[in-house]
RNA sequence: GUUAAAUAAGGGCAAACCUGCCGAAAGGCAGGGACGCAAAGCCUCAGGCCUAAGGCAAAGCUAAGGUGGCUGGGUUGCCAAG
Numbered sequence: 001g002u003u004a005a006a007u008a009a010g011g012g013c014a015a016a017c018c019u020g021c022c023g024a025a026a027g028g029c030a031g032g033g034a035c036g037c038a039a040a041g042c043c044u045c046a047g048g049c050c051u052a053a054g055g056c057a058a059a060g061c062u063a064a065g066g067u068g069g070c071u072g073g074g075u076u077g078c079c080a081a082g
Stems, first nucleotide, its partner, number of pairs: 002082002012037002017032006035069001041075003045072003048067003054062003
């Protein structure tokens, strides 16, 4: 410098669900809780998906709102091994 698998130690994160708060909603935050995760650290750049307050030509459509724990991409990085 690099990564196709195995594995040790010490750690890390935290799905569903419950409670409180915020939000029109999707969803988020905090506490509890663990389904899982080797980037489940960070970034909406591309696509996907969710919501539709507002807007519009209104049984509907629409993201500038969300989801990085949907995928790709970018970026940073601990220990061990090859």
Record summary: A computed fold for an 82-nucleotide RNA from Desulfotomaculum sp., annotated as c-di-GMP-I riboswitch aptamer. The coordinates come from a structure-prediction model, not an experiment, and the mean pLDDT is 83.